[in-house]
């Protein structure tokens, strides 16, 4: 990059608007994708967070010239850095379609 497979959650309520009739007071039904409000969910674009282990600084322990020192060890504490299909739900999604991590082919 091409192909193919690929999950999971409301075709959610209301209001506008369009459609349809209208005696013009209003009534009907419909609207994946339009506006605006509202609850209720879902994780596989993307981003976020953490382990475990390095690593550097303190402590704490010996030295010693008593300073911004020197050394060992790996007990404590801090900071980088560090993974997911775990987590968070920012974005993303919540009939179909489009996307989709991932796998398999070329």
């Nucleotide at each position: 990059c091409u192909c193919u497979g690929g999950a999971g959650a409301g075709a959610c309520c209301g209001g506008c608007c369009g459609c349809c009739c209208u005696g013009c007071g209003g009534g009907g039904a419909c609207g994946g994708a339009g506006c605006c409000g509202g609850c209720g969910c879902c994780g596989a674009a993307g981003g976020g967070g953490c382990a475990c282990g390095a690593a550097g600084c303190c402590g704490c322990c010996g030295c010693c010239u008593c300073g911004c020192g020197c050394g060992a060890g790996c007990c404590g504490g801090u900071u980088u850095c560090c993974a997911a299909a775990c987590u968070c739900u920012c974005a993303g999604g919540c009939a179909a379609a489009a996307g989709g991590a991932c796998a398999g082919a070329g």
Glycine riboswitch aptamer from Dokdonella fugitiva, 106 nucleotides, folded computationally.
The source organism's lineage runs through Bacteria, Pseudomonadota, Gammaproteobacteria, Rhodanobacteraceae and Dokdonella.
The model forms 89% of the base pairs in the Rfam consensus.